[in-house]
Two RNAs folded together computationally: RNase P RNA and transfer RNA, 489 nucleotides in total. Rfam match: Bacterial RNase P class A. Its family is annotated with dimeric ribonuclease P complex, tRNA processing and ribonuclease P activity in the Gene Ontology. Rfam describes the family as follows. Ribonuclease P (RNase P) is a ubiquitous endoribonuclease, found in archaea, bacteria and eukarya as well as chloroplasts and mitochondria.
RNA sequence: GGAGCGGACCGGGCGAUCGCCGGCCGGUGCAGGUGGCCUUUGGCCACGUGGCGCCGGCGGGAGGAAAGUCCGGGCUCCGAAGGGCACGAUGGUGGGUAACUCCCACCGGCCGCGAGGUCAGGGAAAGUGCAACAGAAAGCAGACCGCCUGCGGGGCGACCCGCCGGCAAGGGUGAAACGGUGAGGUAAGAGCUCACCAGCAGGCCGGGUGACCGGCCUGGCUCGGCAAACCCCAUCGGGAGCAAAGCCAAGCAGAAAGGAGUUCGUCCCUUGGGACGGCACGUGGCGGCCCGCCGCGUCGUCACUUUCGGGUAGGCUGCUUGAGGCGGCGGGCAACCGUCGUCCUAGAGAAAUGAUCGUCGCCGUCCGGCCUCGUGCCGGUCGGUCACAGAACCCGGCUUACAGGUCCGCUCCAGUC
RNA sequence: GCCACCGUAGCUCAGUGGUAGAGCACACCCUUGGUAAGGGUGAGGUCACGGGUUCAAGUCCCGUCGGUGGCU
Numbered sequence: 001g002g003a004g005c006g007g008a009c010c011g012g013g014c015g016a017u018c019g020c021c022g023g024c025c026g027g028u029g030c031a032g033g034u035g036g037c038c039u040u041u042g043g044c045c046a047c048g049u050g051g052c053g054c055c056g057g058c059g060g061g062a063g064g065a066a067a068g069u070c071c072g073g074g075c076u077c078c079g080a081a082g083g084g085c086a087c088g089a090u091g092g093u094g095g096g097u098a099a100c101u102c103c104c105a106c107c108g109g110c111c112g113c114g115a116g117g118u119c120a121g122g123g124a125a126a127g128u129g130c131a132a133c134a135g136a137a138a139g140c141a142g143a144c145c146g147c148c149u150g151c152g153g154g155g156c157g158a159c160c161c162g163c164c165g166g167c168a169a170g171g172g173u174g175a176a177a178c179g180g181u182g183a184g185g186u187a188a189g190a191g192c193u194c195a196c197c198a199g200c201a202g203g204c205c206g207g208g209u210g211a212c213c214g215g216c217c218u219g220g221c222u223c224g225g226c227a228a229a230c231c232c233c234a235u236c237g238g239g240a241g242c243a244a245a246g247c248c249a250a251g252c253a254g255a256a257a258g259g260a261g262u263u264c265g266u267c268c269c270u271u272g273g274g275a276c277g278g279c280a281c282g283u284g285g286c287g288g289c290c291c292g293c294c295g296c297g298u299c300g301u302c303a304c305u306u307u308c309g310g311g312u313a314g315g316c317u318g319c320u321u322g323a324g325g326c327g328g329c330g331g332g333c334a335a336c337c338g339u340c341g342u343c344c345u346a347g348a349g350a351a352a353u354g355a356u357c358g359u360c361g362c363c364g365u366c367c368g369g370c371c372u373c374g375u376g377c378c379g380g381u382c383g384g385u386c387a388c389a390g391a392a393c394c395c396g397g398c399u400u401a402c403a404g405g406u407c408c409g410c411u412c413c414a415g416u417c
Numbered sequence: 418g419c420c421a422c423c424g425u426a427g428c429u430c431a432g433u434g435g436u437a438g439a440g441c442a443c444a445c446c447c448u449u450g451g452u453a454a455g456g457g458u459g460a461g462g463u464c465a466c467g468g469g470u471u472c473a474a475g476u477c478c479c480g481u482c483g484g485u486g487g488c489u
Stems, first nucleotide, its partner, number of pairs: 001413010012360007020061002023058008033047006063388001067399002070397005075241004082291004087237005092106005107121001108119004122232002127230002129226002144171002146167003150163005179197006198222002200219008245317004254308005261279001263278006280298006324343008361385004366380005371374001418488007427441004435472001443459005465481005
């Protein structure tokens, strides 16, 4: 100097003028309230700052993603949030955390010369299933070409043809063809046998919390892929969402249909009904089902359900101080944790945080100058004032969008000293 | 706020993981004196986009983008 890898951060500054949202303070107008007085419809005075406005002052007002709503939690209610099935999610190991599909460290596979990147990474010798085309054969494998013994025939011969068989080394197909190399062996061959290598299974030893790693022995055992196919195993998961939920105020009208015991026992009162208990049935509370639990109802102007119809569209709380930010110290490889100090930073109603000008900075066009000639520096001119994007109960993550710019660590290549 | 579904040729839609199709439309030819209808031939595809699983993805999984619908 070139090419890259990983990470952290900023994302316009200052001034002037005019606005927007909500908070506090002061003044003031109107309507209303309470109390007192006066001659009743009313008027006057005082109090109070609650309602609707106006004026002035003070101090605040978006983001790294506020976004997508993809995960996880807090919070609130539903029934204590109970058991089983179904369903869904997750899936190397150890840790972090309130929790996670997140983060950190490590292990293993794959990619890269490397810094590094990436992986839903449990189980295929539980079961069921899938593999188009090509190919002889595709999952208890198989024989097209080919190789070979024998028999028969032909040829002077090399050899050729046919048949009964043997074989799987070589060719060829495929994404994938039932280990590789060499030697022995054989008619030809083949783990058929042997040596080495690779894998698998079993046993043992060593290291590690563990995933796993290393080594030795035995067995010719050679057993393929797909579970982001069904499935099996393990772990986790009740549901809804601030329009949750609580309080206040205001307002309305009901109608139709469905719907289960004239049960048993005890007691009370009396020609009929009531209370308690048991069983049965109906129904609501849980929202896929069952059980369990709690409640209501069972012959009637009843519980409950369905359909149609009617009313409300206001206020307050929840609401922002929180698993919070920043800094120091300590622990840990790290994620993170502990402790001390310090800071308070939007909380509205379909919803405010902006506009103009000046100047600086940044980016781009054009012109001129300078030299240690780099796509460098300086000056001027014109243009853009910038990208993605706007809090709606609150946090932790992930993902996605983003003009321009800054910084840190590391790798490879080339050159010079 | 909470959910569900869809995206394949110009349009409307099919499509068990195994060569992407149908109808209409379009181009050319036949038929006709000419047109329509009919018949034949043909062209036309980033299967919305980006990754992953698999020998192989329109199809399975994840994430984006766009659209439609439902509940309150």